[in-house]
């Protein structure tokens, strides 16, 4: 940087002890019935494996549409788009 994909799907667990949900700004929302983080254990998205479906292997992911608006058209439902994130090269 260049493509490709995302409205599915996955804990009653352990450690920890206060925060998180990508930025910025408006919101809302989870959390002491324990936030982030690490482990185990699920999920099956994309490479690679091979016995063609199997989680074996890299890496992902496991609250809320990528929580939702922002920028464009639209009364609005919606759709494009920017930007991020996940893979591959």
């Nucleotide at each position: 940087c260049u493509u490709a994909u995302a409205a599915a799907g996955a804990g009653u667990g352990g450690u920890g002890g206060a925060g998180g949900g990508a930025c910025u700004a408006g919101g809302c929302c989870c959390u002491a019935a324990g936030a982030a983080a690490c482990c185990c254990g699920g999920c099956a998205a994309c490479c690679g494996g091979c016995g063609u479906g199997c989680a074996c292997g890299g890496u992902g992911c496991u609250a809320c549409a990528u929580c939702c608006u922002a920028c464009a058209g639209g009364a609005a439902a919606c759709u494009g788009g920017a930007a991020g994130a996940u893979a591959a090269g």